[in-house]
Molecule: transfer RNA
Organism: Dictyostelium firmibasis
This record gives sequence, structure tokens and C1' cells, in this order.
RNA sequence: CCGGCUUUGGCGCAAUGGUAGCGCGAUUGACUGUAGAUCAAUCGGUUGCUAGUUCGAAUCUGGCAAGCCGGA
Repeated sequence: CCGGCUUUGGCGCAAUGGUAGCGCGAUUGACUGUAGAUCAAUCGGUUGCUAGUUCGAAUCUGGCAAGCCGGA
């Protein structure tokens, strides 16, 4: 320098262009002599950034950034 893949709550991952979810976690409550386990509720995201297409974008397109892999 060229090509490919990845980027979504604190962590690991989902999500046919149509209300962004699951598990773990955290907090509170129930239970318990206490803790753990179990149960219930709650918290937490401008989906890496920026433009474009579209009635509508996490999803499609361009650029940029970071990481990984391959090639020269």
C1' cells in the first nucleotide's frame, strides 16, 4: 500500500428495512438466624463516528476511526 472480517447496556451475544432483546451483572424487595440458592421488580443503549438512500436504517451505500486476519 491492497483485500476481507468485526464494532450493539458494565461483560458475552441476538435482532427479515417497521416499538433494540436474551443471558450474566448491579440495585431493591420477598424468603433465611446470617449468607448462599430461589423468586419478583427495577436499573443500564442516541447500535464506533459522520454523511447518503428510504415513508421508515442496528440492518443497505460512501467516508473516517479502532481491532483482528490475509496478501504484496